Molecule: transfer RNA
Organism: Streptosporangiaceae bacterium
RNA sequence: CCCUUCGUGGCGCAGUGGUCAACGCACCGGACUUUUAAUCCAGGGACCGCAGGUUCGAAUCCUGCCGGGGGGA
Numbered sequence: 001c002c003c004u005u006c007g008u009g010g011c012g013c014a015g016u017g018g019u020c021a022a023c024g025c026a027c028c029g030g031a032c033u034u035u036u037a038a039u040c041c042a043g044g045g046a047c048c049g050c051a052g053g054u055u056c057g058a059a060u061c062c063u064g065c066c067g068g069g070g071g072g073a
Stems, first nucleotide, its partner, number of pairs: 001072007010025003018056001027043001029041003049065005
């Protein structure tokens, strides 16, 4: 330098053009318990790496850039 893949709550992940971005763990509150753990109930938290473009509508498609992984020279 080129190719490829990934970037979404604290963490792990789903979503593949059209309700409020789903779920698990973790976290806060409550119930139960002598207490803890376990279990049950309820709750908050991501506008999707950044910027632009296409579209009535973009996390999703396109372009550039940034960062991580893999491959090649």